[in-house]
RNA sequence: GUCGCUGUGAUGUAAUGGCUGAACAUAUCACCAUGCCAAGGUGAAAAUGCGGGUUCGAUUCCCGCCAGCGACU
Numbered sequence: 001g002u003c004g005c006u007g008u009g010a011u012g013u014a015a016u017g018g019c020u021g022a023a024c025a026u027a028u029c030a031c032c033a034u035g036c037c038a039a040g041g042u043g044a045a046a047a048u049g050c051g052g053g054u055u056c057g058a059u060u061c062c063c064g065c066c067a068g069c070g071a072c073u
Stems, first nucleotide, its partner, number of pairs: 001072007010026004018056001028044005049065005
């Protein structure tokens, strides 16, 4: 340099065009409970890599860029 794949909370995964509020688990924080801790219960905060396009509607489809991984040279 060319080609391919991937990019969603702190972490690991869902959601393959649909509304409502992007869901689940772990982690974090608060409260409950306990003599205390852990486990447990309830609640909260937290994410679609970036910029455009298509569409009534985009996490999803298209283009470019960025980053990571792989192959070739």